[in-house]
Predicted 3D model of a 128-nucleotide RNA (c-di-AMP riboswitch aptamer (ydaO/yuaA leader)) from a soil metagenome.
RNA sequence: CGCUGAAUCUCCGGACCACAUAGCCGGAGAUCGGGGGACCCAGAGUUGGGGCGAGUCGCGGCCACUGUGUCGCGUAGCGCGAUCUUUCAGCGCGAGCCCGUCAGCUAACCCCGUAAGCAACGAAAGAG
Numbered sequence: 001c002g003c004u005g006a007a008u009c010u011c012c013g014g015a016c017c018a019c020a021u022a023g024c025c026g027g028a029g030a031u032c033g034g035g036g037g038a039c040c041c042a043g044a045g046u047u048g049g050g051g052c053g054a055g056u057c058g059c060g061g062c063c064a065c066u067g068u069g070u071c072g073c074g075u076a077g078c079g080c081g082a083u084c085u086u087u088c089a090g091c092g093c094g095a096g097c098c099c100g101u102c103a104g105c106u107a108a109c110c111c112c113g114u115a116a117g118c119a120a121c122g123a124a125a126g127a128g
Stems, first nucleotide, its partner, number of pairs: 002118003008030007032113005041104001048102001049099004057074006077093004083127006
C1' cells in the first nucleotide's frame, strides 16, 4: 500500500513516562451496521421458535447403537483476481456464535455493535 468485514473518524480524561508521539484503558459524539417495535396487510403454530452471517442442501464411509461424532465428495451461495469498471484464466470460503419459550411486516419510539483476521501483483476491453 492492499484484502475479508458494519467495524472508521474526532474530542476529553486516565495509566505508563524525565517529557512526548503512537499504542492501551475509560467516556462522549459522528459515521457505518444490526435488532426490537402499531394501524393496515399477511400468516400460522402446537414436533418449540428466532437472530447475526455468503456459510445452505445432498450423497457416501467409519464410529456409535438408532442420539451424536468424525471423514470424504459435491452443492445453493460468497470472496480475491492490486488505478477504477466489466469479463476471463487461476486461487479460495461454503464457518462459527447468540437469544431463551419469545419476536411476520411495521411509523413514532427503544436497544445493541463499531471486532477479529489476513495477503504478495496473470490476461483482454473501456475509462482515467
Background: Model confidence (mean pLDDT): 80 of 100. The RNAcentral record of the sequence draws on MGnify.